Large-subunit ribosomal RNA, domain IV from Phycisphaera mikurensis, 329 nucleotides, folded computationally. Lineage of the source: Bacteria > Planctomycetota > Phycisphaerae > Phycisphaeraceae > Phycisphaera. Its mean pLDDT, the model's own confidence on a scale to 100, is 88. It was read from a public genome assembly. Rfam family: Bacterial large subunit ribosomal RNA. Rfam links the family to the GO terms ribosome and structural constituent of ribosome.

[in-house]
Context: one part of a larger RNA
C1' cells in the first nucleotide's frame, strides 16, 4: 500500500451517469388486504400482532385457555421477500450471441396469404433413390404476423405474380430464289473466255414457339398514399371556393412518441429548485393501421419517473479483525 469482513455519533441518497454497492425484510401462526381484471388472478398485496421455559384446566392427539418465571434479545445460531405508486416495450412459460450483448432480439399459441389431388408441391441427390409420408387439402410445403379486445382505410401507374390470346417483334431449324467457288463440255493458234450436272461457299422472301409489347385481375403481393391562392359583420381561424399535379393523395387511431430537427416546444402536475418523469395540446423536420394499428389484467435478472423504509454511498472518515504486500531474521 492492496483486499476481504466487523462496527460507527449526528445527519439520511446530499453520493453517482444511475440508490452501483451494502443495508432494510426474511421461516411459521392469527388478523386483515386496495385499484384493476381476460375472474383465474393481483396477493406472501400492502399493513398489524404472536413465538422461550415452568404449572393447572380441557382435548384422544395436533394443540388452546388461565396463571407464574426467566434474559438487552425467545423463528434466541444458521438457512430465510423491503415495500409502494406510475410510463414504455414485450402477451405469457420458454430460446440465444460456450468465451465482453439474456434483450425490446427469436420462438409461440392465435391470424392471413400462396403452392400443393398424390409417382404431390417442397427438399437432397449425377443417378439409382431418399425426406415429406407407411401421411392425402381438418394434409404438408413456403412467406408474413405474432396471446386476447376493437380493428385494418385508399393507390393495381411502377415492379412482381396469376389469366388472356386478336395483333406487334421474335431464335434454331425449314426454304422458293439469288450470287459466287469447282470444272466435263465448247470456243481460241495461244494467253484465256463461256460454262451443265455433281459438290460446295454466301445472301435469302416466306415459314416458325415461348417470351417481351399488349389486354386483365391481384396490396395480410413488392411497395405508394401531394401543392399553390382565396374565404366569415373586431382579430385570429377557415366548415366552404378556385387551380395544377397524381395510380391514389394518409381513413380510424396515436402523437415532442424506443420516431420532434428546431426543442429545455407550449400548459398543467410533482420539487424550495425538474435539459429527466407523467397528463394534455397538435402544422407529425420525418406516425399510422399484419413492415400490423390502438388499448389491454398477468409475467418480466428488460427500461425511465417518483415514494416509503432502512442505510458508511455521501457529508468525512474512524477503529477493529483477517489474507497478502513490504522489513528484518
Nucleotide at each position: 500500500c492492496u483486499c476481504c469482513c466487523u462496527u460507527u455519533a449526528a445527519g439520511g441518497a446530499a453520493c453517482u451517469a444511475g440508490g452501483c454497492a451494502a443495508u432494510u425484510u426474511u421461516c411459521c401462526c392469527c388478523c386483515g388486504u386496495a385499484a384493476g381484471u381476460u375472474a383465474g388472478c393481483g396477493a406472501u398485496a400492502a399493513g398489524g400482532g404472536g413465538u422461550g421455559c415452568c404449572c393447572a384446566c380441557c382435548g384422544c392427539a395436533a394443540g388452546g385457555u388461565g396463571g407464574g418465571c426467566c434474559g438487552c434479545a425467545g423463528a434466541g445460531a444458521a438457512a430465510a421477500g423491503g415495500g409502494u405508486c406510475u410510463g414504455g416495450g414485450a402477451a405469457c412459460u420458454g430460446u440465444u450471441u460456450a468465451u465482453c450483448a439474456a434483450a425490446a432480439a427469436c420462438a409461440c399459441a392465435g391470424g392471413u396469404c400462396u403452392g400443393u389431388g398424390c409417382u404431390a408441391a417442397a427438399g437432397c441427390g449425377u443417378a439409382a433413390g431418399c425426406u415429406u409420408a407407411c401421411g392425402u387439402a381438418u394434409a404438408c410445403a413456403g412467406a408474413c404476423u405474432g396471446a386476447c379486445g376493437c380493428c385494418u382505410g385508399c393507390c393495381c401507374g411502377c415492379u412482381g405474380u396469376c389469366g388472356g390470346a386478336a395483333g406487334g417483334u421474335u431464335a434454331a431449324g425449314g426454304a422458293a430464289g439469288u450470287c459466287g467457288g469447282u470444272u466435263a463440255a465448247c470456243c481460241g493458234c495461244a494467253a484465256g473466255g463461256u460454262g451443265a450436272a455433281g459438290c460446295u461457299g454466301g445472301c435469302g422472301a416466306c415459314u416458325g414457339a415461348a417470351g417481351c409489347c399488349c389486354c386483365g385481375a391481384u396490396a395480410a403481393a413488392a411497395g405508394g398514399c401531394g401543392g399553390c391562392c382565396g374565404u366569415a359583420a373586431c382579430u385570429a381561424u377557415g366548415a366552404c371556393g378556385g387551380u395544377c399535379c397524381u395510380a391514389a393523395g394518409g381513413u380510424a387511431g396515436c402523437g415532442a412518441a424506443a420516431u420532434u430537427c428546431c426543442u429545455u416546444g407550449u400548459c398543467a402536475g410533482g420539487u424550495a429548485a425538474g435539459u429527466u418523469c407523467u397528463g394534455a395540446c397538435g402544422c407529425g423536420c420525418a406516425u399510422g393501421a399484419a413492415u400490423g394499428g390502438c388499448g389491454u389484467a398477468a409475467u418480466c435478472a428488460c427500461u425511465g419517473g417518483a415514494c416509503c423504509a432502512g442505510u458508511g454511498u455521501c457529508u468525512c472518515a474512524a477503529a477493529g479483525g483477517g489474507a497478502g504486500a513490504c522489513u528484518c531474521g